[in-house]
Order: sequence, then structure tokens, then C1' cells
RNA sequence: CUAAAAUUUAGGCAAACCAUAUGAAAAUAUGGGACGCAAAACUACAGGGGCUACGCGCCAUUCGCCGCAUGCCAGCCAGUUGCCGUU
Repeated sequence: CUAAAAUUUAGGCAAACCAUAUGAAAAUAUGGGACGCAAAACUACAGGGGCUACGCGCCAUUCGCCGCAUGCCAGCCAGUUGCCGUU
């Protein structure tokens, strides 16, 4: 210096829940909070999958049914990139 496997130091991120705000909703942001994560970093137009339906369309005529993403989720799979350096 390179490769593989496991693991370590210093650290990193932050689930549920709560408060406030935004949004029709899914959900997101900020603060608190830690369930966990060796990529829980980035990417939603590389791809797959999932959630919602303001609005639009259809049916119905009783306030409802069904379909659709341009909206949302990467801590679902995935693509791309990166830190440390114990054995």
C1' cells in the first nucleotide's frame, strides 16, 4: 500500500412518544426523547415496492363507492458515495 473477515477507538445518526408549526391527507420541519443503525449519509426522473387523494374522472343520490400522482415514504428492497484503522 492492497484485499478479505471479524472487531475496536474517537465519534455520528435518531424510532416510538410529547410540544409547536405546515399540509386536504400521507407526511415534513424545529425542540425534547432513544428503539435501534457500520452507511439509519445522498438519490423518489436508475429501478422496484409502499402510503395519501385536495383535485380530476366514474357510479350513486345521500352525503357515499371506485380509479388516478403532479404529492409523500429510502429507518422497505435498491443505486451512488464516504469515515476510522484493532486483529
A computed fold for an 87-nucleotide RNA from Paenibacillus validus NBRC 15382, annotated as c-di-GMP-I riboswitch aptamer.
It was read from a public genome assembly, where an Rfam model found it.
Model confidence (mean pLDDT): 81 of 100.
The model forms 95% of the base pairs in the Rfam consensus.
Its Rfam family is "c-di-GMP-I riboswitch aptamer". From the family's description: GEMM was predicted in a large-scale screen for bacterial structured RNA regulatory elements.